Two RNAs folded together computationally: RNase P RNA and transfer RNA, 489 nucleotides in total.
RNA sequence: GAAGUGAGCCAGGCGGUCGCUGCGGAUCGGCUGUGCGUUCGGCUUGCCGGCGCGACGGCAGUUCGUGGAGGAAAGUCCGGGCUUCGCAGGACAGGGUGGUGGGUAACUCCCACCGUUCGCGAGAACAGGGACAGUGCCACAGAAAGCAAACCGCCUCCGGUUCUACGGAGCCGGCGGUAAGGGUGAAACGGUGCGGUAAGAGCGCACCAGCAAGCCGGGUGACCGGCUUGGCUCGGCAAACCCCACCCGAAGCAAGGUCAAGCAGAGAGCAAGAUGUGUGCGGCCUCGGCCAAACGCAUCGCGGCGCGGUCCGUGCCGGAUGACUCUCGGGUCGGCUGCAUGAGGCGACGAGCAAUCGUCGUCCCAGAGGAAUGAUCGCUCACGACAGAACCCGGCUUAUCGGUUCACUUCGGAU
RNA sequence: GCCAGCAUAGCUUCAAUUGGCAGAGCACCGCAUUCGUAAUGCGGGGGUUGUGGGUUCGACUCCCACUGCUGGCU
Numbered sequence: 001g002a003a004g005u006g007a008g009c010c011a012g013g014c015g016g017u018c019g020c021u022g023c024g025g026a027u028c029g030g031c032u033g034u035g036c037g038u039u040c041g042g043c044u045u046g047c048c049g050g051c052g053c054g055a056c057g058g059c060a061g062u063u064c065g066u067g068g069a070g071g072a073a074a075g076u077c078c079g080g081g082c083u084u085c086g087c088a089g090g091a092c093a094g095g096g097u098g099g100u101g102g103g104u105a106a107c108u109c110c111c112a113c114c115g116u117u118c119g120c121g122a123g124a125a126c127a128g129g130g131a132c133a134g135u136g137c138c139a140c141a142g143a144a145a146g147c148a149a150a151c152c153g154c155c156u157c158c159g160g161u162u163c164u165a166c167g168g169a170g171c172c173g174g175c176g177g178u179a180a181g182g183g184u185g186a187a188a189c190g191g192u193g194c195g196g197u198a199a200g201a202g203c204g205c206a207c208c209a210g211c212a213a214g215c216c217g218g219g220u221g222a223c224c225g226g227c228u229u230g231g232c233u234c235g236g237c238a239a240a241c242c243c244c245a246c247c248c249g250a251a252g253c254a255a256g257g258u259c260a261a262g263c264a265g266a267g268a269g270c271a272a273g274a275u276g277u278g279u280g281c282g283g284c285c286u287c288g289g290c291c292a293a294a295c296g297c298a299u300c301g302c303g304g305c306g307c308g309g310u311c312c313g314u315g316c317c318g319g320a321u322g323a324c325u326c327u328c329g330g331g332u333c334g335g336c337u338g339c340a341u342g343a344g345g346c347g348a349c350g351a352g353c354a355a356u357c358g359u360c361g362u363c364c365c366a367g368a369g370g371a372a373u374g375a376u377c378g379c380u381c382a383c384g385a386c387a388g389a390a391c392c393c394g395g396c397u398u399a400u401c402g403g404u405u406c407a408c409u410u411c412g413g414a415u
Numbered sequence: 416g417c418c419a420g421c422a423u424a425g426c427u428u429c430a431a432u433u434g435g436c437a438g439a440g441c442a443c444c445g446c447a448u449u450c451g452u453a454a455u456g457c458g459g460g461g462g463u464u465g466u467g468g469g470u471u472c473g474a475c476u477c478c479c480a481c482u483g484c485u486g487g488c489u
Base pairs, nucleotide, nucleotide: 001411002410003409004408005407006406007405008404009403010402012380013379014378015377016376017375018374020068021067022066023065024064025063026062027061030059031058032057033056034055035053036052037051038050040049041048042047043046070386074397075396077395078394079393080392081391082252083251084250085249094248095247096246097245098244099113100112101111102110103109114128115126116125117124118123129243130242134241135240136237137236138235146189151182152181153178154177155176157174158173159172160171161170162169163168190208191207192206193205194204195203209233211230212229213228214227215226216225217224218223256337257336258335259334265328266327267326268325269324270322273300274299275298276297277296278295279294282291283290284289302318303317304316305315306314307313344363345362346361347360348359349358350357351356381384416488417487418486419485420484421483422482425441426440427439429438435472443459444458445457446456447455465481466480467479468478469477
């Protein structure tokens, strides 16, 4: 210098103006709740209403201060907190995980180590227990695919036949032997060499690979190294059923708690109408009157609303067993809460290879319910990607313009 | 927000089982039939099984992660 490997960090910066939102403070000729006062009004006589005060709150406005998205807030794939239900505990079913040791609240996560595979290497990937507990599958091809198997080939023997130099040789058929060779397949039951044999074969031997048993050494352990012996060699699939070990109760903040209009239910209560007049359901009777349900109109009084600063006045409406008033329990609409002080952040020291843990100090850092982060201008640089919290937290996975730090590897060059 | 399920040809919430050559109907193309068309008959083409990985000799099928769609909870 080139090419790479691993781990981590940042996610435009500064300033001006305007705006959105949480919290806190101040202010206020606004609205409103509670409270207090009242020589006010009403009646059903202890309540209702009016007026005043501005003490304590709330809302709105104005103003000041302060905070305001992420490394993934995403997918909802794991784990936990929290809450309700069930609950003495256990078993079955179902689901998940699977080398060893550690970390953690817990994990399908993280760290360290082991093994296998890949890479020249730094490093990467691995659901990485069990296939002599059992069941099942291994298509096509191939002779044979699971207590292995004889298609071609090779060989002994037997029969037939041809040739003969009479030693045998070739061909055909048959009973057998043979896994060394050919060929099939993803996979064919060790490899090489020598001996051996009719031909062959771990049949025997040497070396190598692998397995099992025993012993020795190292390691907490997975496992590693060495020696001896053995038979010479035992297929793959459990992300097929299954076996073994360990773990998991179910649901989810639309969980749940609390306050509580309206309707329905239960209990209690009910006060101001009067007069005149019109129509007349129906009834009585001496036929001309009387009584009279129901409805309407007028006046006075009562109640409510509007105009009006108040009284007076005036306009409209109502006039009561009801669409009434009060109380109660559960509880709908709706409000409040759950809801952000937390397995929290930062720094120092200590333990540990590390993940992580401990102690001390310090900080408070988004929180809505139509749902807040924006707009614009200037300067600047590396010219700005993926993308927006909704109960919270730890992980994983996925998306992501670029910049940057540290450690390391290979190759080339120079000293 | 939370919880379930689905994806196979241009179309069909159609098929494909203990994992072993991906099919059917409609549509499309060609031929026959007809004066011509439709219908009918015969033949044919068309698929990275939503995408990417993994397990396996082998994956539509088993496992994981994404993408899209559908449904439920108030």
The coordinates come from a structure-prediction model, not an experiment, and the mean pLDDT is 75. It holds a member of the Rfam family "Bacterial RNase P class A". The family's RNA type in Rfam is ribozyme.